Transfer RNA from Reichenbachiella faecimaris, 84 nucleotides, folded computationally. The coordinates come from a structure-prediction model, not an experiment, and the mean pLDDT is 80. Rfam family: tRNA. Rfam classes the family as a transfer RNA. The RNAcentral record of the sequence draws on ENA and Rfam.
RNA sequence: GCCGGAAUGGUGGAAUUGGUAGACACGCAAGACUUAAAAUCUUGUGACUUUCGAGUCGUGUGGGUUCAAGUCCCACUUCUGGCA
Numbered sequence: 001g002c003c004g005g006a007a008u009g010g011u012g013g014a015a016u017u018g019g020u021a022g023a024c025a026c027g028c029a030a031g032a033c034u035u036a037a038a039a040u041c042u043u044g045u046g047a048c049u050u051u052c053g054a055g056u057c058g059u060g061u062g063g064g065u066u067c068a069a070g071u072c073c074c075a076c077u078u079c080u081g082g083c084a
Stems, first nucleotide, its partner, number of pairs: 001083007010026003019067001027045006046057004060076005
């Protein structure tokens, strides 16, 4: 230099005919149980704003297509595999 693959909450990892983003697990927080803890069980858990009703943003970055994009198209960044 050429050709591929990957990038999603705090972590791993789903969502693939374009139609509710984050299922599920771990972690964390609160509660139950316990003398206390561990284990177990229950609930919650992206960010910002808020008049607490809600609103806006969020899938590596920046654009495009579309009523609608993690998904399709273009450029770039990082990691990784192959070829030279």